[in-house]
Context: one part of a larger RNA
RNA sequence: UGCAUACGGUGGAUGCCUUGGCAGUCAGAGGCGAUGAAAGACGUGGUAGCCUGCGAUAAGAGUCGGUGAGGUGGCAAACAACCUGUGACCCGGCUAUUUCUGAAUGGGGAAACCCACACGGGGUCAAUGCCCGUGUAUCACGUACUGAAUACAUAGGUGCGUGAGGCGAACCCGGGGAAGUGAAACAUCUCAGUACCCGGAGGAAAAGAAAUCAACCGAGAUUCCCUCAGUAGCGGCGAGCGAAAGGGGACUAGCCCUUAAGUUGAUUACGUUGUAGCGGAAGGCUCUGGAAAGUGCCGCCAUAGUGGGUGAUAGCCCCGUACGCGAAACGGCGUAGUUGAUGAAAUCGAGUAGGACGAGGCACGUGAAACCUUGUCUGAACAUGGGGGGACCAUCCUCCAAGGCUAAAUACUCCUGACUGACCGAUAGUGAACUAGUACCGUGAGGGAAAGGCGAAAAGAACCGUGGUGAACGGAGUGAAAUAGAUCCUGAAACCGUAUGCAU
Numbered sequence: 001u002g003c004a005u006a007c008g009g010u011g012g013a014u015g016c017c018u019u020g021g022c023a024g025u026c027a028g029a030g031g032c033g034a035u036g037a038a039a040g041a042c043g044u045g046g047u048a049g050c051c052u053g054c055g056a057u058a059a060g061a062g063u064c065g066g067u068g069a070g071g072u073g074g075c076a077a078a079c080a081a082c083c084u085g086u087g088a089c090c091c092g093g094c095u096a097u098u099u100c101u102g103a104a105u106g107g108g109g110a111a112a113c114c115c116a117c118a119c120g121g122g123g124u125c126a127a128u129g130c131c132c133g134u135g136u137a138u139c140a141c142g143u144a145c146u147g148a149a150u151a152c153a154u155a156g157g158u159g160c161g162u163g164a165g166g167c168g169a170a171c172c173c174g175g176g177g178a179a180g181u182g183a184a185a186c187a188u189c190u191c192a193g194u195a196c197c198c199g200g201a202g203g204a205a206a207a208g209a210a211a212u213c214a215a216c217c218g219a220g221a222u223u224c225c226c227u228c229a230g231u232a233g234c235g236g237c238g239a240g241c242g243a244a245a246g247g248g249g250a251c252u253a254g255c256c257c258u259u260a261a262g263u264u265g266a267u268u269a270c271g272u273u274g275u276a277g278c279g280g281a282a283g284g285c286u287c288u289g290g291a292a293a294g295u296g297c298c299g300c301c302a303u304a305g306u307g308g309g310u311g312a313u314a315g316c317c318c319c320g321u322a323c324g325c326g327a328a329a330c331g332g333c334g335u336a337g338u339u340g341a342u343g344a345a346a347u348c349g350a351g352u353a354g355g356a357c358g359a360g361g362c363a364c365g366u367g368a369a370a371c372c373u374u375g376u377c378u379g380a381a382c383a384u385g386g387g388g389g390g391a392c393c394a395u396c397c398u399c400c401a402a403g404g405c406u407a408a409a410u411a412c413u414c415c416u417g418a419c420u421g422a423c424c425g426a427u428a429g430u431g432a433a434c435u436a437g438u439a440c441c442g443u444g445a446g447g448g449a450a451a452g453g454c455g456a457a458a459a460g461a462a463c464c465g466u467g468g469u470g471a472a473c474g475g476a477g478u479g480a481a482a483u484a485g486a487u488c489c490u491g492a493a494a495c496c497g498u499a500u501g502c503a504u
Stems, first nucleotide, its partner, number of pairs: 001503009015489001016453002020424002022421007029413002031167002039101003042055003046079001049075003061095006070083003106115003116136007138164009171202001172200005182189001186236001212219002223250005233241002254405003257349001262342014277325003283298003287294001299316002301305001307319003354378008364390001385400005440447002460488001463475004
């Protein structure tokens, strides 16, 4: 040095576990905000820090309910000081308080800071200073007063009243609007009216009661799904794009401009439901074992044998479950009544329909291109009228534009509750099971980890010895187990040793 065997060290794979995730189903809710939001800063405890809660009334106050014996949140034990059947702690409803920043709104500002003015109040009277309260931003609309150049007026100014502003995951409507890509290059085309930006709204939004389709038969607002159908078509007829009628379903609702359908707020009554809770059946012995829920024997309940816990696997031990019951207070929904708001603009639709040119939208790229919208220029008729039926004309059929409202079926899930999974099980599953958007990196926008497991119970090793009043170890003790000893379940491999044997 190699091989073999045994025993270790290191390491943290594997197995098992789950506090956390992922994907859904069914319900709920679908907003919060100048009555100051979302998000934060700083404080707040007898206690230094972090988390949680809260706000100078600061892990909380008041009150009304529930519950009923302990309690003063977690990491995190102990101590101190307290509270509690005159009902604490805890749970729920309502109320109060709620520093400073932040739309931030008195002015400023490098957010959590600086500096004010007016009025009212306070102390030790007046002044100064200090403290407390209220008000003081902008815009829109309304209203009153005032008021230039400029006579009337108007612009402007001031006061008052009402509203708005900001945030929020997706869904929705509108205004703008790419490129990578594909076409095996590339320009029309495609990607795609997508991404993205902006505006606006609601719990849904939008659309909507035919100047619609159809085809000589008829249908009868809109929306969504299946089909029609990858069809008819469009297309450097390339790549590709791609209907509609009709049929079957979901859901159904119609109205108004003389006025009302409807929508919505407040309130009353009744019903129902939510936000705490309550009751809730039935098992013993034996054996093994550290421990019985396991074994054996004999029972019982079941509108309850979903699930979880308990020292191994429990219908009958505990929490629950089926089922039944419950609200002082505050909400939701339904019906009915009362009352208010909206609808509400206009007078059946004229600078409109139509036309020309240029564009855009329609599956439809100018094409034979109808139809819809309109930037420029034009420009009717008036129901004896007008639009459409895919160039255009006639016949025929059908409808009535240029005013408005409208639930449901549909889309989505930041959020709440219950439940489910041939979903994951710590390199997985969220980036995050743990102090996680933390530590750390970056000027910044931004990027972004690692890290779970003693035991049933801390019973977490008193005491003795060695040692530096160490680290650590040896005894002793606990425990079923300590090679379960806190670097703690299991403990693979790589890697490193010790002992023995053999070989060199």
The part of an RNA shown here (large-subunit ribosomal RNA, domain I) has 504 nucleotides and comes from a Pseudomonadota bacterium. Model confidence (mean pLDDT): 84 of 100. It matches the Rfam family "Bacterial large subunit ribosomal RNA". Lineage of the source: Bacteria > Pseudomonadati > Pseudomonadota.